[in-house]
RNA sequence: UGUAGUCUUCGGGGCAGGGUGUGAAUCCCUACCGGCGGUCAAAGUCCGCGAGCACGCAAGUGUUGAUUCUGUGAAAUUCAGAAACCGACAGUUAUAGUCUGGAUGGGAGAAGGUAAUC
Numbered sequence: 001u002g003u004a005g006u007c008u009u010c011g012g013g014g015c016a017g018g019g020u021g022u023g024a025a026u027c028c029c030u031a032c033c034g035g036c037g038g039u040c041a042a043a044g045u046c047c048g049c050g051a052g053c054a055c056g057c058a059a060g061u062g063u064u065g066a067u068u069c070u071g072u073g074a075a076a077u078u079c080a081g082a083a084a085c086c087g088a089c090a091g092u093u094a095u096a097g098u099c100u101g102g103a104u105g106g107g108a109g110a111a112g113g114u115a116a117u118c
Stems, first nucleotide, its partner, number of pairs: 002118001005114006017029003031098002033087002035049004044085002052063004067083005089101003
C1' cells in the first nucleotide's frame, strides 16, 4: 500500500396544454421521464444486474421491455444529426411508464471509516 471481514451514509425520474365523455393525470392529440456495473468513447433500446412477477418453508430456481440510418473517429447500436421504439404488480366512476398502494420496504451498487492474514 492492497485485500477477506466488518461498520456508517447514500442509493428512480416523469402527464404541462388540448379533445371526447356523466365520469379519464388511465382513451385520443400532444407533453414529459430514463436505476446499477461493464463495454477501446459518455448507452432506457449492446452485455450483465437490480426491481417486479411465478414457484419454493428456506436456500434458491424460472421469467423479465424496446433502434435504426447518416456523420466524425484508431475505437461509438454509447458522441453529433435525423427518425423510431419500450416501460412490473394491485387499485381506480374509464384501459395508467407519469396518479394511489405494497414502500418510512427492498435493492443492483456507490462513497467513506476500520482492518486480520498475506

A computed fold for a 118-nucleotide RNA, annotated as FMN riboswitch aptamer (RFN element). It was read from a public genome assembly, where an Rfam model found it.